[in-house]
Context: one part of a larger RNA
Molecule: small-subunit ribosomal RNA, 3' major domain
Organism: uncultured bacterium
RNA sequence: UGACGGGGGCCCGCACAAGCAGUGGAGUAUGUGGAUUAAUUCGAAGCAACGCGAAGAACCUUACCUAAGCUUGACAUCCUUUUGACCGAUGCCUAAUCGCAUCUUUCCCUUCGGGGACAGAAGUGACAGGUGGUGCAUGGUUGUCGUCAGCUCGUGUCGUGAGAUGUUGGGUUAAGUCCCGCAACGAGCGCAACCCUUGCUAUUAGUUGCUAACAUUGAGUUGAGCACUCUAAUGGGACUGCCCGUGACAAGCGGGAGGAAGGUGGGGAUGGCGUCAAAUCAUCAUGCCCUUUAUGAUCUGGGCUACACACGUGCUACAAUGGAUGGUACAGAGAGCAGCGAGACAGUGAUGUGGAGCGAAUCUCAAAAAGCCAUUCUCAGUUCGGACUGCAGGCUGCAACUCGCCUGCAUGAAGUCGGAAUCGCUAGUAAUCGCGGAUCAGCAUGUCGCGGUGAAUGCGUUCCCGGGCCUUGCACU
Repeated sequence: UGACGGGGGCCCGCACAAGCAGUGGAGUAUGUGGAUUAAUUCGAAGCAACGCGAAGAACCUUACCUAAGCUUGACAUCCUUUUGACCGAUGCCUAAUCGCAUCUUUCCCUUCGGGGACAGAAGUGACAGGUGGUGCAUGGUUGUCGUCAGCUCGUGUCGUGAGAUGUUGGGUUAAGUCCCGCAACGAGCGCAACCCUUGCUAUUAGUUGCUAACAUUGAGUUGAGCACUCUAAUGGGACUGCCCGUGACAAGCGGGAGGAAGGUGGGGAUGGCGUCAAAUCAUCAUGCCCUUUAUGAUCUGGGCUACACACGUGCUACAAUGGAUGGUACAGAGAGCAGCGAGACAGUGAUGUGGAGCGAAUCUCAAAAAGCCAUUCUCAGUUCGGACUGCAGGCUGCAACUCGCCUGCAUGAAGUCGGAAUCGCUAGUAAUCGCGGAUCAGCAUGUCGCGGUGAAUGCGUUCCCGGGCCUUGCACU
């Protein structure tokens, strides 16, 4: 100087408190440990591993295991010889790869000897290959403290020096934010602003969007119009600007006016110096080590899906603020050509037949659901709950046995609100309701987005956790 203290002071954060809804009990989905296995590939490990890498394991993926076959190799460059091809088609064999056979089949120059291009085969070695090891040899990337307010430098000054000062102090702020003071004066990286989005508005533009007036229609359907909504480009708008109080005449703070919005308006992107020899050699790159008829590469089948058990994260429930049946209303954001697929028809249904339209403000996915209006059930293990199982079907795909999803009928388990403990959330938030996308042949309770309905509580900072500043002690540096 730091770090640390069950030392002190000041301050902050869903940190506690005040509330709301959960987890922990049940069933199930998923990840992990363990045990199992021929293999159950590998990594991730308190917070910061465990619906994590994986935005999708039937084959493939796939790295693991079993069996079979390959050895200059599945992939790249070079050399020699040889062929004229390669591609493609067919047949035999096989579990498949492998292997064998048949057919077809180039161009340019030429002194016709050959040379060149391209491609195949054979050979030789240089080499290829390695998801083999080391993240404690590394680059790059990432997590975390933490969007916390800090971390430093130049010159000067002080100190023998390590260092100090500045950065401390008095106020203030979300903020080392700003003001005042001061042996300091300045500066840099951070903070803030500049960026995107949302909330108000003007102008421009008016189709595929919209419809106030006129006409028309089953229907903005069509004529017409661009007022309105909307779309998307450019502007305006908010700055403590104005008023009152307070404060030190400051920075600011409290209240008010006007305003769509008020004191950072809401949300996002943005992550300083560093910490954890944190994570990743399996994204990629890479040093060294190891391997080279195998630790490489091909293929069949299996495994990653197993199951006395334990843990994490979800979903569905235990019901009447509900279940069932009928009717009826209102979104946003997206996706679509090897695609989305309307109306119609068949089927109880999953779905099928068929194919209009649409590379989409035009067409389609598309029905929003909770809601509202009726009827029924009447407190039961039930008309709650739906696990499990049987049968019959549908779809994708060479192929659903191991091991997919969906439908119908039947079956109808546990569960009556959950011990100790523990998580999230401060407003369009929690809770609740549905919709869409990526991945993807098929497969979503996960994830990333979208809107609908829409709360309660916050006295306060004593305590728990984490953090910032000053100070003190110190057996550590």